[in-house]
RNA sequence: CCAGGGGGCCGGGCAGCCGCGGCGAAGGCGACUUCGUCGAGGAAAGUCCGGGCUCCACGAAGCAAGGGUGGCGGGUAACGCCCGCCGGGCGAAGGGUUUCGGCCCCCAAGCCCAGGGAAAGUGCCACAGAAAGCAUACCGCCGAUGGCCCCUGCAAAGGGCACAGGCAAGGGUGAAAGGGUGCGGCAAGAGCGCACCGGGGCGCUGGCAACAGGGUCCGCAUGGCAAACCCCACCCGGAGCAAGACCGAAUAGGGGCGGCGCGCCGGGCAACCGGCAGGCGGGUUUCGGCCGAGCCGCCCGGGUUGGUUGCUAGAGCCGCGGGGCGACCCGUGGCCCAGAUGAAUGGCUGCCCCCGCGGCGCGGGUCCGCAAUGGAUACCACCCGCGGGACAGAACCCGGCUUACAGGCCCCCUGGCAUU
RNA sequence: GCCCCCGUCGUCUAGAGGCCCAGGACGCCACCCUUUCAAGGUGGAAAUCGCGGGUUCGAAUCCCGCCGGGGGCACCA
Numbered sequence: 001c002c003a004g005g006g007g008g009c010c011g012g013g014c015a016g017c018c019g020c021g022g023c024g025a026a027g028g029c030g031a032c033u034u035c036g037u038c039g040a041g042g043a044a045a046g047u048c049c050g051g052g053c054u055c056c057a058c059g060a061a062g063c064a065a066g067g068g069u070g071g072c073g074g075g076u077a078a079c080g081c082c083c084g085c086c087g088g089g090c091g092a093a094g095g096g097u098u099u100c101g102g103c104c105c106c107c108a109a110g111c112c113c114a115g116g117g118a119a120a121g122u123g124c125c126a127c128a129g130a131a132a133g134c135a136u137a138c139c140g141c142c143g144a145u146g147g148c149c150c151c152u153g154c155a156a157a158g159g160g161c162a163c164a165g166g167c168a169a170g171g172g173u174g175a176a177a178g179g180g181u182g183c184g185g186c187a188a189g190a191g192c193g194c195a196c197c198g199g200g201g202c203g204c205u206g207g208c209a210a211c212a213g214g215g216u217c218c219g220c221a222u223g224g225c226a227a228a229c230c231c232c233a234c235c236c237g238g239a240g241c242a243a244g245a246c247c248g249a250a251u252a253g254g255g256g257c258g259g260c261g262c263g264c265c266g267g268g269c270a271a272c273c274g275g276c277a278g279g280c281g282g283g284u285u286u287c288g289g290c291c292g293a294g295c296c297g298c299c300c301g302g303g304u305u306g307g308u309u310g311c312u313a314g315a316g317c318c319g320c321g322g323g324g325c326g327a328c329c330c331g332u333g334g335c336c337c338a339g340a341u342g343a344a345u346g347g348c349u350g351c352c353c354c355c356g357c358g359g360c361g362c363g364g365g366u367c368c369g370c371a372a373u374g375g376a377u378a379c380c381a382c383c384c385g386c387g388g389g390a391c392a393g394a395a396c397c398c399g400g401c402u403u404a405c406a407g408g409c410c411c412c413c414u415g416g417c418a419u420u
Numbered sequence: 421g422c423c424c425c426c427g428u429c430g431u432c433u434a435g436a437g438g439c440c441c442a443g444g445a446c447g448c449c450a451c452c453c454u455u456u457c458a459a460g461g462u463g464g465a466a467a468u469c470g471c472g473g474g475u476u477c478g479a480a481u482c483c484c485g486c487c488g489g490g491g492g493c494a495c496c497a
Stems, first nucleotide, its partner, number of pairs: 001416010012352007020039008041391001045402002048400005053240004066236005071085005086115001087113004094105004116231002121229002123225003138171002140167003145164002147161004179197006198220001199218004204213003244309004254300007263276005280292003302496003316335008353389007361382001363380002365377004421493007430446004438477001448464005470486005
């Protein structure tokens, strides 16, 4: 320099004027005023995962149902997230081969993977095709052997037919046809034999493991789909700040249905077990049952559209040191950084910055010209004018993922070529 | 703010891996019938299955992510 690829960050700046919300101080009887200070994001979004917190339910554990996750190891409060590794696919250049169409091998950086199990079972594989899961034979190849015919006096040899039969190489169908390529072999063929590649079993070595490497045996015996049911391993109680707690206002302070004892003693870690006693009122000898009162839950009807709290100091932010390949962790110092409730965090002006369009002049570059103080110019910079500066906005709080985003900045990796 | 549900011709819908480049009804268009209209008959057009990815040989259907629409949830007695 060419080609390919990855990651991080910012996302307008300054000044003046006007304005808004919280907190603190001062003033004011009060409404309020003044001063100080703080005041949106990388996604505050979607609400897709995981937690904190709160209430409800429930002996614990376990089982069942339902849902989720899925290579291995690590990080984390946890995760379906992140990091590292493994395996598979894609991937420039390169190598081999060629009938120049291509095919095969090996594949850097990097990208993608919902990546457990298909010899536990069930199910599905449309159409096409001979055959689609106990494989099969349409075209085709062969017909060595047996059969028939010709030749011949009879046979043998030779020739023919494609009858018995053999084959799965080639064609054809399909998403997929029971390993692939090559050589040998054969009547033709075929793991039939051999070499290499692939696959399976057994044990060895390395690794925490996923797995890798090599050894030996087996010519290969069981295709795909589990984002089909299912099996295996692991995880999950439910609801959500409109959770929950308190105060106030108002109403018909109402109606219906259902449920409900308090305590003591002993044993036990506890869950619990055993015993005592016996019921708020009425009737009743007691229990049960009935009626009434109280409390709780649901429904119908009615009322209100108020306040306080939860509420913002937290798995927090920044710096330094250390450990780790990394995600991250440990130590230490400093800082306080929105809490609104129809909902504040904004508007105008000036200068600067970035982008786009237009313009003339000057400067540079390029071209024409022998030259000139010459001419041309869709190039570059300066100047002037106009327009624009994204996506979007907290609402209990965190960790992630996903999606949206004008424009800009920085860093890194791999291959090739050239030069030193 | 939180929690659910649904997207298929203009409208309402069927569909549950292949028989579906998607069927039906109403509506629309053309023709027939009628003097004409309506009714009736025959035929036709009309769907990126909300959008984008993925699984699969194959997706309206299964999975994931977006987009759009609809509904519910307040306190008090």
This is a predicted complex of two RNAs, RNase P RNA and transfer RNA, with 497 nucleotides together. The coordinates come from a structure-prediction model, not an experiment, and the mean pLDDT is 76.